Context: one part of a larger RNA
């Protein structure tokens, strides 16, 4: 520069916002940068091709001329669909506002209940408990366990609850209150392409890890013991520290998955959820319609099959990100990042 792919064989960045960049609605007038066209000039080396000849006895090979080299520049007079520039519109994309509505673990801060283990104090009581396949380590006459009653202190939020809600993704779940983000609907008005994708950049980002301080109930790497085994550095006991909580920072990774990028269009159904809205009457657990969300089933295409199927893996686009045989290796050097732990960009030799 170009083919083909990217659910499950290689390959969608974990998500988002976004500057350059690329690609864009309609209508209508301009303008001639892409573009199309005439004439002409330059230039397009030789050789090579093709054509017509020519000499080695003929061919291959060698020569001599001609075209040709579609290509590229400038010039002159021109189109004006397409596409770019410029100017005026419009409103179907997108956006905004008005008085509304509606749902909701959306997110941050305060503050507060109740169950439960847990430890502590004390009553009542006595010889076991506690765990297992089966023990034993362990606790217990210094009074355990059970059972009362009382007080500490931490973490989590039974039921409700649901292929149920929110959020862009990681994620969110007692109740009450402040602060704030977004979605949907209905009705009407405005703006008048403002939008779309997005290398690089920003910012978020589970879990586990770091850093300082705090906190520590209860699980619990590591560790110790006890078992089990031929051995057990396990898997079952018994205990048990970081850690799990919280402030502030760091870190930037996961099967960060729907293993499906983004934005719209376009093409048959059918059952269902959860929350909205319209007007209808025989006002009912009515039936008729709209919009967004979501779950299963399915036609047509599609797929290598599995299966996807208006929430596509369909079908025609937009812009981005990726892949190119296993292994070496997501490794090694060198960069950039970080306190570290490592991440991140990331070969090659060699070898099948």
């Nucleotide at each position: 520069c170009u083919g083909g792919a990217c659910u499950u064989a290689u390959a969608g960045c974990g998500c988002a916002c976004g500057c350059a960049g690329g690609g864009c609605g309609u209508u209508u007038g301009u303008u001639a940068g892409g573009u199309c066209a005439u004439c002409a000039u330059g230039u397009g080396a030789a050789a090579u091709c093709c054509c017509c000849g020519g000499a080695c006895u003929c061919c291959a090979c060698c020569u001599g001329g001609u075209c040709a080299c579609u290509g590229c520049a400038u010039u002159u007079a021109g189109a004006a669909a397409c596409u770019g520039g410029c100017g005026a519109g419009c409103u179907a994309g997108a956006g905004u506002c008005u008085a509304c509505u509606u749902a909701g673990a959306g997110g941050g801060g305060g503050g507060u209940g109740g169950a439960a283990u847990u430890c502590c104090a004390g009553g009542u009581g006595u010889a076991g408990c506690g765990g297992u396949g089966a023990a034993a380590u362990g606790c217990g006459u210094g009074g355990a366990g059970a059972u009362c009653u009382g007080a500490a202190g931490g973490a989590a939020u039974a039921c409700c609850g649901g292929u149920g809600g929110c959020g862009a993704g990681g994620g969110c779940g007692g109740c009450c209150u402040c602060c704030u983000g977004g979605a949907c609907g209905a009705a009407g008005a405005c703006u008048g392409c403002c939008g779309u994708u997005c290398a690089g950049g920003u910012g978020g980002g589970a879990a586990a890890g770091c850093g300082u301080g705090g906190g520590g109930a209860g699980c619990a790497a590591c560790c110790a013991g006890g078992a089990u085994u031929a051995g057990a550095u396990a898997c079952c006991c018994u205990g048990g520290u970081a850690g799990u909580c919280c402030a502030c920072c760091c870190g930037g990774u996961a099967a960060a998955g729907g293993a499906g990028g983004u934005c719209g269009a376009u093409a048959a159904g059918g059952a269902g959820g959860a929350g909205g809205u319209g007007g209808c009457c025989u006002u009912g657990a009515g039936g008729c319609g709209u919009g967004g969300c979501u779950u299963c089933u399915g036609g047509a295409g599609c797929u290598a099959a599995c299966g996807c199927g208006u929430u596509a893996a369909a079908u025609a686009g937009u812009c981005c990100g990726c892949c190119u045989g296993g292994g070496g290796a997501g490794u090694a050097c060198g960069g950039c990042c970080g306190c570290a732990a490592g991440g991140u960009u990331a070969a090659a030799a060699c070898u099948c």

The part of an RNA shown here (small-subunit ribosomal RNA, central domain) has 352 nucleotides and comes from Serratia sp. H76.